[in-house]
Context: one part of a larger RNA
Order: sequence, then structure tokens, then C1' cells
RNA sequence: CAGACGGUGGAUGCCUUGGGUGGAAGAGGCGAUGAAGGACGUACUAGGCUGCGAUAAGCUUUGGGGAGCCGCCAAGAGGCUUUGAUCCAGAGAUUUCCGAAUGGGGAAACCCGGCAUAUAGAGAUAUAUGUCACUCUAUAUAGAGAGCGAACGAGGGGAAGUGAAACAUCUUAGUACCCUCAGGAAGAGAAAUCAAACGAGAUUCCCCUAGUAGCGGUGAGCGAACGGGGAAGAGGCCAAACCAACAGUUUACUGUUGGGGUUGUAGGACCGCAUAUAUGCAUUCGAAUACGUUAGUAGAACACUCUGGAAAGUGUGACCAUAGCGGGUGAUAGUCCCGUAUACGAAAACGUUGAAGAGCUAGCGGUAUCCUGAGUAGGUCGGGACACGUGUAAUCCUGACUGAAUCCGGGGGGACCACCCUCCAAGCCUAAAUACUACUUCCACACCGAUAGUGAACCAGUACCGUGAGGGAAAGGUGAAAAGAACCGUGGGUAACGGAGUGAAAUAGAACCUGAAACCGUCUGCUU
Repeated sequence: CAGACGGUGGAUGCCUUGGGUGGAAGAGGCGAUGAAGGACGUACUAGGCUGCGAUAAGCUUUGGGGAGCCGCCAAGAGGCUUUGAUCCAGAGAUUUCCGAAUGGGGAAACCCGGCAUAUAGAGAUAUAUGUCACUCUAUAUAGAGAGCGAACGAGGGGAAGUGAAACAUCUUAGUACCCUCAGGAAGAGAAAUCAAACGAGAUUCCCCUAGUAGCGGUGAGCGAACGGGGAAGAGGCCAAACCAACAGUUUACUGUUGGGGUUGUAGGACCGCAUAUAUGCAUUCGAAUACGUUAGUAGAACACUCUGGAAAGUGUGACCAUAGCGGGUGAUAGUCCCGUAUACGAAAACGUUGAAGAGCUAGCGGUAUCCUGAGUAGGUCGGGACACGUGUAAUCCUGACUGAAUCCGGGGGGACCACCCUCCAAGCCUAAAUACUACUUCCACACCGAUAGUGAACCAGUACCGUGAGGGAAAGGUGAAAAGAACCGUGGGUAACGGAGUGAAAUAGAACCUGAAACCGUCUGCUU
């Protein structure tokens, strides 16, 4: 060096219990009736997981179900069960201690009390049960709150790395992050809106308009609206004038309650005339019914032969199919098993549906008087928001100082003025279309297949590291079935090996499928 045979090692192939992504539905909360999360217990049980809570792998009951069962690692012993167990579902009971933790304290899972009642004791006292935190609320002997939770939402605060090829305005960005609060969605919302000489008619979301008009150390960049097309579609209620009752008093008013009333081609009060009794409705209660959710039930059709360890494969001949989705079974099964199509099913609880009832809801004319949201609109200064960086800068918000009008009124139409058009601020509520997915069910994948896919296929947020915040692994595969190697031998041996035996196979022997390479040997040959 070559060949052969091994060792080591764990690549590769095959596999999948686990992941990833999405779709259709549901649900969108849990908590002082003590949550989330834990500690400690609990079995015939030493440990861990799971379940449960001193009634402790469980108790009661109502249904389902029908032969096995006493959860797993994991066997044994001992039991239960057709007088219906185990198991599944509904409703209840129990539910130690900590934890918002709430009698006080505290170094969480511990310590120490007050009051009432009961028991024991001669008593001191002990034990048991119940109760005792704080804040808010004029229903106060009552009620509410608190804490946890993935994203989505509203509000209050609010960066920098970066980009501008440096950097300061600017950008990143009102992003990240912090705080407060809410809902199943939130927020917004029924024009003091737009438009343009025509008209539209709350809000929200999507597509276009459009990377347009603009803004911009006119740099980097930022970036609309009108209008059009879609999704959805819904509008309501107060304050005031005026009337009445009651109450209070300073005798002129004020307050409370009820009626009335709610708009811009102005409306209402007020005055006059009418009085049909209709139409609809987003609130509350809610019968019946139906549907759905939470267990389930029925469910078609194949035999032989050959190979083989094994038939589902081969060959031959059949059958079912509203079922040839899928999984399992000793290789690849429509007809073996579980299922699947389809058809059924609830004692109980829940969801949707929502009859009756209650409540609300409409006219015409007149115009003398009254009402129609004030420290408001607006202004000045300083900021902020608007695509708009102070600019010619309208509009919106407001920290300071000011400060109107009252329907013969007021706001807007991008400085400002006139004309014209349009709307009615300074009160409130409002489904749907929209956003999200911790969680439940079902389904799918030109997604991964154990250095991949979640960090985690395996007892993983574990072991381990760190004072701590925090960081954070590795680790899957015997075989169809343990049939997991009785017995004998070698050996110091419970190591290891040789026989024997099992098995289709043991170079499938538990360091177990396949078993690459590096690396290490043994034998043979060649070469120096």
C1' cells in the first nucleotide's frame, strides 16, 4: 500500500407520538360564592407524573353505556362488577394552607389574636364552628370595587440606534417602551359637514382618486382631500321657554318631581282648529316552539389458492357502495377491526329564537311676546393637531390674559372684505360593516421530519448557569409479539464471553432498525 474481517462512531434512509401555517364555526373572560398560580397532602405505594382535597386517583344524583375494571412509569398483592362496575356527559357536595388575601403580623404556604356559640375541665385554659381588612356609594343591618389574563382598543406620558451617505430643523415616530382604563370588540357617529352656482346627506372599513395636489435644511423624505365604486346601514334622547304639585325661605324668588319640548326651506313655547286610534321600535321581562352545544345509537359487502415467519401481496371467482375520508391489524384490506356516507338520540344544564304584556312613537294654521346649551364663540401671546416644518395659513385643541351676539342672531366656504351658498357650536346615547385569538371543536397543507419543526416529539422553561433581573440545553426508533435469553460452562465477578433456548432474523440482545466517514485493530500478500 492492497484485500478480507472486525472495533469505534452515529451520518444516511425509512418512521412519527411533536411542531408550523391556514380555513370554518364557537367562545371572548376568570375572581371576595376567594381567581390565575402554587405549597403540602392524598393509593395496599418508596419516588415522579396525572387526578383529587382531611368526604382527598375520590362522594351524591340525573342521563348515556353494557363487560370488564381498580390512571401512567410498572409489576405484584388484594379487591370490585349483569343487584350493571370501570368509563362518558349534565347538575350538585366536599374543596387543607398560601396567593387580590381581606382579624393582626410575616422571611408566601407560617406565627399570634378579639367576639359569639358549643364541648371538656374545679379553674386557668384547650379544642371546634362562625365572624372580624380597606375604599366608595344619602337603597348603608345593603351594594360595589380590588387581583389575574394572549392579542386587538381608548387615553396620559414618550426615546434612541437609524436616514439625511457628517449634522442641528427634519427623519426614525407619536414607533418602541412605561402608566391608567374598557369591551367582546373598542373608538367614531346623526352636520355650526362637504360642495360649488349642480348638488350631497351620521359614523366605520375596503378599492380607486394618487405617490396626484401639496408639505419639505424645497434635502432626506412626508403625503392628503374633493369625487367615484363597494361592505354595512338606524336613528334617538336631554337642557330651555310654558304648566302643575310639593318643599324652602330673606316675600321675592329658589329647589325638587311630573307634564311639555328637541330644530335650520328654522323649530318650540304660546293662541286657535282637529282627536283617527294607525304605524313602527335598538330597552326590560319573557311563555311556547324550533334549532344548536355539552354523552351517545344503528350503520352495507369475501372466499379459496400460491409465496411467506406473518397476507392485506399473487392467482381465481364474488359482493357492497348516499359508505373506495382516515387509522389499525405479523407486508400493500371498500367487503377483518375502529370508523366513514346516511339516519337517529337528552333526564339535566346552557345558547339562539322570542307570543302576550309594559314603555315609546304622527296633524293644520297664526306670529305680538318668550326660549333654543357663556367665562362659551372669538381675540392676543405660547404650544400642539391637521399630509401642511409659521408660512399668505384658514380649520381643530388649549397653558396665560381677555372676551361677544341671542333669530333683525350665529358658524363655515384655506389670509382678508363684499355678495352668494350652506349649516346651527358651546349637552348625551346609538347596533352593523372593522381589529384581534390566550382558549374549544372540526378540517386542510407542492409546511418540517429529530443539528429539521416550538426552546421543549422524551417528566422542558426541566437539568444546569447567574446574588439577581435573566439565560437555558442535551436527550426519539429491539421485535409482529417480550417470546427480554430457563439451564450449563469459562471467569475474582451482579463484568464480559462461549454453549443452549426464543425468534423470520440475535452482526434485531436491551450501549438493541438501517449503521456512511474520520479513527483503531487482526489476518494475508506486496514494498522500503
Molecule: large-subunit ribosomal RNA, domain I
Organism: Aliarcobacter sp.